This is a predicted structure of a 73-nucleotide RNA (transfer RNA) from Waltera acetigignens. The RNAcentral record of the sequence draws on ENA. RNAcentral records the identical sequence in 3 taxa. The prediction has a mean pLDDT of 83. Rfam family: tRNA. By type it is a transfer RNA.
RNA sequence: UGGCGGAAUAGAGCAGAGGCAGCUCACCGGGUUCAUGCCCCGGAGGUCGCAGGUUCGAUCCCUGCUUCCGCAA
Numbered sequence: 001u002g003g004c005g006g007a008a009u010a011g012a013g014c015a016g017a018g019g020c021a022g023c024u025c026a027c028c029g030g031g032u033u034c035a036u037g038c039c040c041c042g043g044a045g046g047u048c049g050c051a052g053g054u055u056c057g058a059u060c061c062c063u064g065c066u067u068c069c070g071c072a073a
Base pairs, nucleotide, nucleotide: 003071004070005069006068007067008066011025012024013023014022019056027043028042029041030040031039049065050064051063052062053061
C1' cells in the first nucleotide's frame, strides 16, 4: 500500500434502526442541612464525523470520503 468487518449521537459513557434526539454521570440554579455530601425539583448543553443520493420526510436506508478498533494475508 491493498482486502474484510465494526464504530463515529451533549463534557464522559451509551440508547435510539424512517415521522417529537433521549438515558446515566458530570455541570448550573433552587429545596433540604449548622455546613458538606446523600436525596428531591428544575435548567443549560447536539448543524447525530464530512459530502452526496433515495424519500413527502433521514440519526436511521444507499454511495463515497475521513478518523478509530479488530480480522486475514